[in-house]
RNA sequence: UCCGGUGUAGCGCAACGGUAGCGCAGAGGCCUGUUAAGCCUUUGGUUGUAGGUUCGAAUCCUACCACCGGAGCCA
Numbered sequence: 001u002c003c004g005g006u007g008u009a010g011c012g013c014a015a016c017g018g019u020a021g022c023g024c025a026g027a028g029g030c031c032u033g034u035u036a037a038g039c040c041u042u043u044g045g046u047u048g049u050a051g052g053u054u055c056g057a058a059u060c061c062u063a064c065c066a067c068c069g070g071a072g073c074c075a
Base pairs, nucleotide, nucleotide: 001071002070003069004068005067006066007065010024011023012022013021018055026042027041028040029039030038048064049063050062051061052060
């Protein structure tokens, strides 16, 4: 320098172009003599950044950033 992949809640991950969800964690409660386990309810998001296309973008297009992998160059 080139190619590919990934980036979404505190963490791990989903999501045909049409209301962003699940699990864990957190908070409150039930249960229990207590803890743990179990059960119920619930909080939490600038979908990496900036633009574009579209009635409508996490999703499509462009540039950039971070990380991972591969190739190349120099030595």
Model confidence (mean pLDDT): 81 of 100. Transfer RNA from a Candidatus Pacearchaeota archaeon, 75 nucleotides, folded computationally. Taxonomically the source falls in Candidatus Pacearchaeota (Archaea, Nanobdellati). Its Rfam family is "tRNA". The sequence is in RNAcentral, with records from ENA.